RNA sequence: UGCCGGCAUAGCUCAGUUGGUAGAGCAAUUGAUUUGUAAUCAGUAGGUCGAGGGUUCAAUUCCUUCUGUCGGCAA
Numbered sequence: 001u002g003c004c005g006g007c008a009u010a011g012c013u014c015a016g017u018u019g020g021u022a023g024a025g026c027a028a029u030u031g032a033u034u035u036g037u038a039a040u041c042a043g044u045a046g047g048u049c050g051a052g053g054g055u056u057c058a059a060u061u062c063c064u065u066c067u068g069u070c071g072g073c074a075a
Base pairs, nucleotide, nucleotide: 001074002073003072004071005070006069007068008067011026012025013024014023020057028044029043030042031041032040050066051065052064053063054062
């Protein structure tokens, strides 16, 4: 450098979906409890699902191009 394949979803680690307006744990934050902190309990907030295009009434999901990343093969 070329080819093939996997992955990209909340601040982090990851689910999810035979296509029908997305969840968990940790972290953050509020309250309760405590002399106070931690722990515990109950809440809250946080995502244009990597980017563009296509198919569809409807796309995180299907197709395609690109970007990033990981692996394999060739040189």